Record summary
Two RNAs folded together computationally: RNase P RNA and transfer RNA, 438 nucleotides in total. It holds a member of the Rfam family "Bacterial RNase P class A". By type it is a ribozyme. The coordinates come from a structure-prediction model, not an experiment, and the mean pLDDT is 79.
RNA sequence: GAGUCGGCCGAACGGUCGCUGCCUCGCCUUGCCGGGGCAGAGGAAAGUCCGGGCUCCGCAGGACAGGGUGCCAGGUAACGCCUGGGGGGCGCGAGCCCACGGAAAGUGCCACAGAAAACAUACCGCCUAAGCCCUGCCCGUCAGGGCCGGUAAGGGUGAAAUGGUGCGGUAAGAGCGCACCGCGCCGCUGGUAACAGCGGUGGCAGGGUAAACCCCACCCGGAGCAAGACCAAAUAGGGGGGCGGGCGGCUUAGGCCGCAUCCUGCGGUCCGCAGGGGCCCCCGGGUAGGUCGCUCGAGGCGCGCGGUGACGCGCGUCCCAGAUGAAUGACCGUUCUCGACAGAACCCGGCUUACAGGCCGGCUC
RNA sequence: GCCGGAGUAGCUCAGCUGGUAGAGCAGCUGAUUUGUAAUCAGCUGGUCGGGGGUUCGAUUCCCUUCUCCGGCU
Numbered sequence: 001g002a003g004u005c006g007g008c009c010g011a012a013c014g015g016u017c018g019c020u021g022c023c024u025c026g027c028c029u030u031g032c033c034g035g036g037g038c039a040g041a042g043g044a045a046a047g048u049c050c051g052g053g054c055u056c057c058g059c060a061g062g063a064c065a066g067g068g069u070g071c072c073a074g075g076u077a078a079c080g081c082c083u084g085g086g087g088g089g090c091g092c093g094a095g096c097c098c099a100c101g102g103a104a105a106g107u108g109c110c111a112c113a114g115a116a117a118a119c120a121u122a123c124c125g126c127c128u129a130a131g132c133c134c135u136g137c138c139c140g141u142c143a144g145g146g147c148c149g150g151u152a153a154g155g156g157u158g159a160a161a162u163g164g165u166g167c168g169g170u171a172a173g174a175g176c177g178c179a180c181c182g183c184g185c186c187g188c189u190g191g192u193a194a195c196a197g198c199g200g201u202g203g204c205a206g207g208g209u210a211a212a213c214c215c216c217a218c219c220c221g222g223a224g225c226a227a228g229a230c231c232a233a234a235u236a237g238g239g240g241g242g243c244g245g246g247c248g249g250c251u252u253a254g255g256c257c258g259c260a261u262c263c264u265g266c267g268g269u270c271c272g273c274a275g276g277g278g279c280c281c282c283c284g285g286g287u288a289g290g291u292c293g294c295u296c297g298a299g300g301c302g303c304g305c306g307g308u309g310a311c312g313c314g315c316g317u318c319c320c321a322g323a324u325g326a327a328u329g330a331c332c333g334u335u336c337u338c339g340a341c342a343g344a345a346c347c348c349g350g351c352u353u354a355c356a357g358g359c360c361g362g363c364u365c
Numbered sequence: 366g367c368c369g370g371a372g373u374a375g376c377u378c379a380g381c382u383g384g385u386a387g388a389g390c391a392g393c394u395g396a397u398u399u400g401u402a403a404u405c406a407g408c409u410g411g412u413c414g415g416g417g418g419u420u421c422g423a424u425u426c427c428c429u430u431c432u433c434c435g436g437c438u
Base pairs, nucleotide, nucleotide: 001365002364003363004362005361006360007359008358009357011335012334013333014332015331016330017329019040020039021038022037023036024035025034026033027031042341046352047351049350050349051348052347053346054224055223056222057221066220067219068218069217070216071085072084073083074082075081086100087098088097089096090095101215102214106213107212108209109208110207123155124154125151126150127149131147132146133145134144135143136142137140163181164180165179166178167177168176182204183202184201185200186199187198188197189196190195228292229291230290231289238283239282240281241280242279243278246259247258248257249256250255262276263275264274265273266272299318300317301316302315303314304313305312306311336339366437367436368435369434370433371432372431375390376389377388378387384421392408393407394406395405396404414430415429416428417427418426
């Protein structure tokens, strides 16, 4: 100088006036009163992508369906998170990345191109050893051509073509044979395991795709604080009781009907027409509104111990927003590196995404 | 705050057991008409909201992110 990993901070100080919560004091005045003190956003409070607590509903147990996870071991309340390890890939390296079970259980798909895309197959090319036919001559264990054939070495197509390289072999070729590499199976050794190493054995199992269906193993009841619980007006409606009600009819009763009366509307008034039927008390449900849930928690910090680590255990110490139209702000002064992304709303553990800049430490070239 | 849905041409929508994206309206050109409309023929127009991954190949499958819409007191 370049790089890589981990951790931390994310303007500072003072004054004045406010805002939210809690504590506290004062009073001829007890109030929508007046003072005093303390505390008051984040590393992501975000996205709501996972997991858990909590609450209500459901539930004997199990199975199916549906969804999720997917190398091994551990951590944890739990996880799709974290730690350590294995395997693969990238990098000179520190280090980083990986949805990393199964394709010899079955089904599906593989466009175009290509002969062929999956029980294989012969387009070009290579070869005529064996068999048949034709032609030629120098008549042969000859040459040339054709048929039937052989062949996956080479070319060509494609993302992908039936293990790879080399030697032998052959008419030409081919795991046809051999060596090495890869792969399958078996055994031994090491490791808790994933897996690794070694030895033997098999000429090769027969392409890819499971973020296609599927199979295997494991996990998952549903909804969400607008969950849920409690208190509880006015008005209307429900139930019960009491009082009042002119006349008549019906009815066991409760009550119902008609006329009169009262009120309202039409109208200046009357007649008429239309509509309505009283008061008080109690009970229960629900609404407005209020209270709880609500912040002391798988909590922070320090030290010690165990562990490679994630983490666990013990001791000490601290209390650190809790609103409900929703507070955390405005102005002034000083300083600096001139200030990014962004703001709680039941809580917590993660992941992901956004972020001006700065500090510290380990390591590599 | 919590829960759900949708982004494809200028507009409204198809297309999703992956194979190179269409329809109607709109626009442009030509024909028809004295001219216009209608009609007929043809053409243009797409980062499939953005980024990454799986795959030979992604509008479609998976992850992440942005925008919009709806429901719950």